[in-house]
RNA sequence: UCGUGCUAGACGGGGAACUGGCGGCGCCUUGUACCCGCAAUCCGCCAUAGCGGGGUCGAAUUCCUCCCCGAGGGCCGAGCCAUUCGAUACUGCCGUGUUCGAGCGGUGUUGAAGAUUGGGUCCUGCGCGGCAGGAGCCUCCGAAUCCGUCAGGUCCGGGAGGAAGCAGCGGUAAGGGGUCACUCCUGGGCGUCGCAGGGGCGCCUGGUCGGAGCCGGUCGCUCCCGGUAAGCCGGGUGGCGCGGUUCGACGGGAGGUGCACGA
Numbered sequence: 001u002c003g004u005g006c007u008a009g010a011c012g013g014g015g016a017a018c019u020g021g022c023g024g025c026g027c028c029u030u031g032u033a034c035c036c037g038c039a040a041u042c043c044g045c046c047a048u049a050g051c052g053g054g055g056u057c058g059a060a061u062u063c064c065u066c067c068c069c070g071a072g073g074g075c076c077g078a079g080c081c082a083u084u085c086g087a088u089a090c091u092g093c094c095g096u097g098u099u100c101g102a103g104c105g106g107u108g109u110u111g112a113a114g115a116u117u118g119g120g121u122c123c124u125g126c127g128c129g130g131c132a133g134g135a136g137c138c139u140c141c142g143a144a145u146c147c148g149u150c151a152g153g154u155c156c157g158g159g160a161g162g163a164a165g166c167a168g169c170g171g172u173a174a175g176g177g178g179u180c181a182c183u184c185c186u187g188g189g190c191g192u193c194g195c196a197g198g199g200g201c202g203c204c205u206g207g208u209c210g211g212a213g214c215c216g217g218u219c220g221c222u223c224c225c226g227g228u229a230a231g232c233c234g235g236g237u238g239g240c241g242c243g244g245u246u247c248g249a250c251g252g253g254a255g256g257u258g259c260a261c262g263a
Base pairs, nucleotide, nucleotide: 001263002262003261004260005259006258009057010056011055012030013029014028015027020046021045022044023043024042034054035053036052037051038050063256064255065254066253067252068251072247073246074245075244076243077242079240080239081238082237083236084235085234086233088229090231091230092228093227094226095225097223100220101219102218104216105215106214107213114209115208116207117206118205119204120203121202122198123197124196125195126194127193128191129190131187132186133185134184135183136182138178139177140176141175146171147170148169149168154163155162156161
C1' cells in the first nucleotide's frame, strides 16, 4: 500500500415551551433522513441524562473537532401604526355670553342713557251695564160645581108681590199661553265701564329734570365658562420594520480517526 473480517460511531439536526435538569411525544424551523412499541390531566431517564426490540452501513462523500455563512427562534432597547382603559383640558374642535375689538345696520336734539313721579298689567270689595233664569205688571184662554144677571119653567101668597134658580149671556179662580216695554230677585267661562283699598317694581305707557348716547345681529388665535380625547400624558394588548445580544438548521472550509489476519 492492497484485500478480508470486525469495532467505535452513524442512519437527521435545531429553536421555543414543559422540567430541578436532560431527552422524547406535540408546536415552529431546516429539508428527505431505517423499521416497530410507549408518551401532555405526559413518557423515559440523572451529567455516560429517552427506554425496549429488530435491521443496514461502517473507518470515511457518510464518523469526530474547530472555523465561516446564516433560515429560524428567544431576550433587551428605542421608534412607528392600530386598539383599549385612565388622567387632565395645554393646543385643536363645538357651544354659551351683561367680556373685548372691528367694520356694518337701526334708533336718538321732533331729545339717548340716567334720575324722579303717575297710570296700566295683578289681587280684594262695592257699583254700573250686558246676558241668562224666575217672579211681578199687561193681555188672551179658562167652570154642571164660584160670582152677577137670570127668558121659560118651579115654589110661597087671595092679590099686590116675593123667593130659590137651569139654559143663555157677562165676569173670575186654580191653571195654561202670549208680549219682553217696565219693576224686582238670583246667577256667571260676560265687560275698551266706574269707585275705593292693597300689592308690585318685572313689563308697557305718560309727565318732569337731564343733554348724547342707546340697541341689534355678524366676524375675530380678546376674554370667561361649559363640553369634547383629534393632538398631548400614563398604563394594557396586537402588528410592522430597525439596532443589540443569545441559541442556531442547511451549506462551505480546515484538521483528526482504532483492532485482527493474509499478501
Source information: Bacterial large signal recognition particle RNA from a Chloroflexota bacterium, 263 nucleotides, folded computationally. A source record names the gene ffs. The sequence is in RNAcentral, with records from ENA. Of the family's consensus pairs, 91% are formed in the model. Its mean pLDDT, the model's own confidence on a scale to 100, is 76. The source organism's lineage runs through Bacteria, Bacillati and Chloroflexota.